[in-house]
RNA sequence: GAUUUCCCCAUAGCGCCAUGUCCCUCAUGGAGGGUGACGAGGAGAAGGGUGAUCGAAAAUUCGGCGGAUGCUCUUCCGUGCACAUCGGGUGCGAGAUAUUUCGGCAAAUAUGCGGGUAACUGCAAAACAAAUACGAAAUAACCGAUGAAA
Repeated sequence: GAUUUCCCCAUAGCGCCAUGUCCCUCAUGGAGGGUGACGAGGAGAAGGGUGAUCGAAAAUUCGGCGGAUGCUCUUCCGUGCACAUCGGGUGCGAGAUAUUUCGGCAAAUAUGCGGGUAACUGCAAAACAAAUACGAAAUAACCGAUGAAA
């Protein structure tokens, strides 16, 4: 220094790559190299299934493999239903009810400075989104029992 095995850590538009595509070189095929997702957002617990929200970019971000906080079902726990507790019902998930309307929040990039023969790539960086949560307004939030208050 290389190979194999084991263990641990990190990553989540995350990781890897034998298709594709591009560059260099020698000559018709080989070898080497590059590219292969821009941010926002996202975790109650256990198990099963599925295979994941939002826009930006004029768009190979094609294609493949692996993974992921998504979605859905069951159970448990917690929580909203205008005083409290209990049981049930129906929603939701620790900023914890649903619907509607309005509001507001990026990065890649332009550009500047570097690396590479090149394809490309590193650092810094203006502006410009949508959804979720959030802020504001409106509408609508169950049944029974016991107790409290008036």